[in-house]
RNA sequence: CAAGUAAAUCGGAUAGUCGCAGAUUUAUUAUCUGAGGAAAGUCGGAGCUCCGCAGGGCAGGGUGCUGGAUAACGUCCAGUGGGGGCGACCCUAAGGCAAGUGCCACAGAAACAAACCGCCUGGCAGAGUCAGGUAAGGGUGGAACGGUGAGGUAAGAGCUCACCAGCGUUUAGGCGACUAAACGGCUCGGUAAACCCCACCCGGAGCAAGACCAAAUAGAGGAACAAAGAGUUGCCCGCUCUGUUCCCGGGUAAGGUCGCUAGAGGUGUCAGGCAACUGGCAUCCCAGAUAGAUGACUAUCUAAUACAGAACUCCGCUUACAGAUUUGCUUGCUAC
Repeated sequence: CAAGUAAAUCGGAUAGUCGCAGAUUUAUUAUCUGAGGAAAGUCGGAGCUCCGCAGGGCAGGGUGCUGGAUAACGUCCAGUGGGGGCGACCCUAAGGCAAGUGCCACAGAAACAAACCGCCUGGCAGAGUCAGGUAAGGGUGGAACGGUGAGGUAAGAGCUCACCAGCGUUUAGGCGACUAAACGGCUCGGUAAACCCCACCCGGAGCAAGACCAAAUAGAGGAACAAAGAGUUGCCCGCUCUGUUCCCGGGUAAGGUCGCUAGAGGUGUCAGGCAACUGGCAUCCCAGAUAGAUGACUAUCUAAUACAGAACUCCGCUUACAGAUUUGCUUGCUAC
């Protein structure tokens, strides 16, 4: 200098004039505050509210290597195994096929079963054919039941040996997943993002939740049930309530207040921890609309012209994004 890789920040600023919403105030008088890193998706998790049980079981759903973090999660951190990359790094749907049941088309002799070609031995005068042995060579296929090499054999084969992979046992290290070594019989397909088995977890509904105020009226209505009805996603048991439930019809508000923003909060610093994160101290208040608030103009700076607007809140994940800046590490080239 170039190419890559991991992480982070900004994504407009300053001043003035007018306009908009909230807080405070007697009073827009004055003062202060006023959309995002994703506010998006609604994919996960919770806080919060209600349900006369929310308890147990079944069904159903979720997660799936180990150890931690967290309010919790399918998230995050650190590791282990496997895969990709020269590397920094990245991906991982990563429990069990020896509980059971399935599936592996076509091709091929054969996909839990076997000989198409071939090799060897013997018989028949010979071409060729018959009988026996073989699974090393060739063929088919995504995959052919351990691999490579040597010895051995009629020809071959873990038949034997060396190295390797797998499997089993023992020892050592590690909290653990797992790793290493030694020994051994020679080898017991694949698939669970197939059904399933195993381990752990899961009440339901949701801010249009819910609470209060205001306002108004029509029930001579019908039906079911008596150890029955109702209640809690579905079913059963349990529990609670007592006459319960359902249908039809009528009226009020289409209203107002709260919920609604002081928090699992932000910032700085110290301590612990590899880290995620936790704790201490100090400090700050930073949108609460409800036909829905931030717009216009002028001047200067400037890369800022992209994606794009809160509606109860927070923690994640996923997706979109013009441009600018910073840092660590890897590889290559060049120079000293």
A computed fold for a 336-nucleotide RNA from Syntrophomonas sp., annotated as Bacterial RNase P class A. It matches the Rfam family "Bacterial RNase P class A". Rfam describes the family as follows. Ribonuclease P (RNase P) is a ubiquitous endoribonuclease, found in archaea, bacteria and eukarya as well as chloroplasts and mitochondria. Rfam classes the family as a ribozyme. Of the family's consensus pairs, 95% are formed in the model.